This is a predicted structure of a 542-nucleotide part of an RNA (small-subunit ribosomal RNA, 5' domain) from a metagenome. Its Rfam family is "Bacterial small subunit ribosomal RNA".
Context: one part of a larger RNA
RNA sequence: GAACGAACGUUGGCGGCGUGGAUUAGGCAUGCAAGUCGUACGGGAUUCGGGGGCAACUCCGGAUUCAGUGGCGAACGGGUGAGUAACGCGUGGGAAACCUGCCCUCGAGAUCGGGAUAACACUCCCAACGGGGUGCUAAUACCGGAUAAGACCACGGGGCUGCAUGGCUCUGCGGUCAAAGGUGGCCUCUGCUUGCAAGCUACCGCUUGAGGAUGGUCCCGCGUCCCAUUAGCUAGUUGGUGAGGUAAUGGCCCACCAAGGCGACGAUGGGUAGCUGGUCUGAGAGGAUGGUCAGCCACACUGGGACUGAGAUACGGCCCAGACUCCUACGGGAGGCAGCAGUCGAGAGGCUUCGGCAAUGGGGGAAACCCUGACCGAGCGACGCCGCGUGGGCGAUGAAGGCCGUUAGGUUGUAAAGCCCUGUCGUGCGGGAAGAAACGCAGGUGGGCAAACAGUCCAUCUGUCUGACGGUACCGCAAAAGGAAGCUCCGGCCAACUCCGUGCCAGCAGCCGCGGUAACACGGGGGGAGCGAACGUUGUUC
Numbered sequence: 001g002a003a004c005g006a007a008c009g010u011u012g013g014c015g016g017c018g019u020g021g022a023u024u025a026g027g028c029a030u031g032c033a034a035g036u037c038g039u040a041c042g043g044g045a046u047u048c049g050g051g052g053g054c055a056a057c058u059c060c061g062g063a064u065u066c067a068g069u070g071g072c073g074a075a076c077g078g079g080u081g082a083g084u085a086a087c088g089c090g091u092g093g094g095a096a097a098c099c100u101g102c103c104c105u106c107g108a109g110a111u112c113g114g115g116a117u118a119a120c121a122c123u124c125c126c127a128a129c130g131g132g133g134u135g136c137u138a139a140u141a142c143c144g145g146a147u148a149a150g151a152c153c154a155c156g157g158g159g160c161u162g163c164a165u166g167g168c169u170c171u172g173c174g175g176u177c178a179a180a181g182g183u184g185g186c187c188u189c190u191g192c193u194u195g196c197a198a199g200c201u202a203c204c205g206c207u208u209g210a211g212g213a214u215g216g217u218c219c220c221g222c223g224u225c226c227c228a229u230u231a232g233c234u235a236g237u238u239g240g241u242g243a244g245g246u247a248a249u250g251g252c253c254c255a256c257c258a259a260g261g262c263g264a265c266g267a268u269g270g271g272u273a274g275c276u277g278g279u280c281u282g283a284g285a286g287g288a289u290g291g292u293c294a295g296c297c298a299c300a301c302u303g304g305g306a307c308u309g310a311g312a313u314a315c316g317g318c319c320c321a322g323a324c325u326c327c328u329a330c331g332g333g334a335g336g337c338a339g340c341a342g343u344c345g346a347g348a349g350g351c352u353u354c355g356g357c358a359a360u361g362g363g364g365g366a367a368a369c370c371c372u373g374a375c376c377g378a379g380c381g382a383c384g385c386c387g388c389g390u391g392g393g394c395g396a397u398g399a400a401g402g403c404c405g406u407u408a409g410g411u412u413g414u415a416a417a418g419c420c421c422u423g424u425c426g427u428g429c430g431g432g433a434a435g436a437a438a439c440g441c442a443g444g445u446g447g448g449c450a451a452a453c454a455g456u457c458c459a460u461c462u463g464u465c466u467g468a469c470g471g472u473a474c475c476g477c478a479a480a481a482g483g484a485a486g487c488u489c490c491g492g493c494c495a496a497c498u499c500c501g502u503g504c505c506a507g508c509a510g511c512c513g514c515g516g517u518a519a520c521a522c523g524g525g526g527g528g529a530g531c532g533a534a535c536g537u538u539g540u541u542c
Base pairs, nucleotide, nucleotide: 001542002541003540004539006538007537008536009535010534013388014387015386016385017384018383019381020380026344027343028342030341031340032339035072036071037070040069041068043066044065045064046063047062048061049060050059051058052057079299080298081297088224089223090222091221092220093219094218095217098216099215103212104211105210106209107208108207109206111145112144113143114142120135121134122133123132124131125130150177151176152175153174155172156171157170158169159168160167161166181204182203183202184201185200186199190197191196192195225271226270227269232262233261234260237259238258239257240256241255242254244252274296275295276294277293278289279288280287281286301322302321303320304319305318324335325334326333327332352378354377355376356375360374361372362371363370364369391421392420393419394418401412402411403410404409425483427478428477429476430475431474435469440464441463442462443461444460445459446458447457448456449455486531487530488529489528490527491512492511493510497526498525499524500523501522507514508513
C1' cells in the first nucleotide's frame, strides 16, 4: 500500500447492487417449512334437484366436506462443516464386473378366476399415547391358473471377435416368469335392437422386451498440510482354492491352505483440516485463504441397526441404547430448528416470529387446481463497493469577532453579510410502468386416430384470464437555500506552526523518541494539512 463475513471510538443526508451467527455441531417456547390425486376404491356427514308414495319413507343424480384403503412424491429442494489426510476431493482413464422410477423411440400382450381387509357398525380396556373383540364391504390393494413373442437358467452344435477373465451372434431341446383398470364418445361390426352395452373407438394408465436419455455405483494412474523430539507397522494381516453375499468386482464375509504384505521415494503413530472452481495479495514466481455463488463429499441430539423402495441405511420415517427436556392418575408416554423466522446462553460481534406463489423451478393431478419459509420480494445494519447531494454566480470600507503582534499591521478571508440565480436529493400534489406469456377457457382454420358431421390429440390464428413487489421505479408540477459535515493529523519518516498552560508531573508514542520553566512531540486556543458520509484505531493475510 492492498484486502476483510470484521469489531471498537467519534460522526452520520439519500439511492443502487451486494452482504450479514466466523464463538457453543450449545439448549430451544411458538407458527410455518411435503404434499397431492374422487378420471384407482368403498363409506360417513351436510346440502340441492328429480321420480314414486297420503305419509313415514324409498330410488336416482349432483355439490361441499371428512377421515380411511390405494397410487405417486416424500432419497428432490433447504441447512451445517462436527467428522474425514481418505479414491474424500481434483484431474485423466476403466467397468468385457454394474443398476436406473418418472421421460423418449420401437415391438409384443392385456385372458379366466378367488379369498380377504381398513373405513363403517356394535362393544370392551386405558390418565394419556393408544389397543382388543365381533360383524359388513370395495379397488389400479392381495392371491391362484392360462398364454410366453421375448427374457432368464441348464445342456448340445456352428460362426465372428477382443488387452486377460472373455464378448457378440445363429440354432436345437428342456425348465421358469406377466398384466388392471379408469374416463369420454359412438352405433360401423356383435348382442338385445328404443337406446344401451360385456361391442367399437379415443385418451390416461397396466404387463413384458429392445434401445436411448438422465441419474448413480465400483476400480485405477497422478496430485492433495505439519511433526522423525513418531522408525518400525500388520493376523483377515498378504495371497490362493471353494462357498456365501451384492446391481456388481473384491478378505466384502466365512472355511481350509500358504507366509506373506507395507516402510527413509517416510510406513505406523500424533496434530490440524471438509475438498475444488475460485478469492485476496503480488510485476510475476509465489504466499495466504476456501465466507457469499457453483460442483462434489459428510452429517442431522449421541451411538448402533435394519425396513420400505427404482433410489435411503432416510434432517421434519422406524427400532434399540444413552444424555437432556416435557406430560403423568406413577402403571407409562411424548420430543429432536446444522429448514424459515424467533428465543436464551456464551461472545468484541451478525437481521423480520414480514408479503406472495405474480415470475423461475419442484411434487401431485387428465385438467381446473392444490402444496412449496425453494424462490421472488419487502424490512433491519455506513458491513462493503459504487453514485449523488449538503448549493451556484457576483460580492473589499478586505466589516465585526477570534488569534498573532516588533502596535506598523498580519491572518481567518470572498470566507460572512448583501444582491442575483438554480432546484439534484428530500417534502407535497398528480400521472404511472416493464417484469405476462403461457396453461386454461371461448371461437376459427389445417391435419392425425376413427365408421363418423361424436369425441379426442397436434399445429396455428383471434379474443379472454393472471403482479407479491407497488401506487414502487419512472415522468410532470409546486414552494423554498430552505432539511443534510464530519473525522484524523501537523518533531522526523510524512503534507501541515504558532500562542498559552504544564514543568521527567500530567501525559504522548508505529519506530526513532518527546516532557526536569520559553515543549512546532503533553493539554487547550488560533491557524494549517489530509480524507470526506465517513474518518481513525485494533485484529488478520499478502